[in-house]
RNA sequence: GUUCUUGCAGGAGAUGGCAUUCUCCUGGAACCGCCCUGACGGGCUAAUGAUGCCUACCGGCCU
Numbered sequence: 001g002u003u004c005u006u007g008c009a010g011g012a013g014a015u016g017g018c019a020u021u022c023u024c025c026u027g028g029a030a031c032c033g034c035c036c037u038g039a040c041g042g043g044c045u046a047a048u049g050a051u052g053c054c055u056a057c058c059g060g061c062c063u
Base pairs, nucleotide, nucleotide: 009026010025011024012023013022016054017053018052019051020050021049033044034043035042036041
């Protein structure tokens, strides 16, 4: 100096907040939804990676 592994720490997992947990990445990487179009552009679903609660949004019923 390089590579691998482990620990700690940090970051990420298509829209918010808190908590728990899982996975991935880490000195630049993980990550950055789907459909149509040559491109421009147009259309569509979803607040989770997963779970619980809150908020927002959508539908139905009652008062």
The RNA shown here (Fluoride riboswitch aptamer (crcB RNA motif)) has 63 nucleotides and comes from Paraburkholderia acidiphila.
Taxonomically the source falls in Paraburkholderia (Bacteria, Pseudomonadati, Pseudomonadota, Burkholderiales).
The prediction has a mean pLDDT of 79.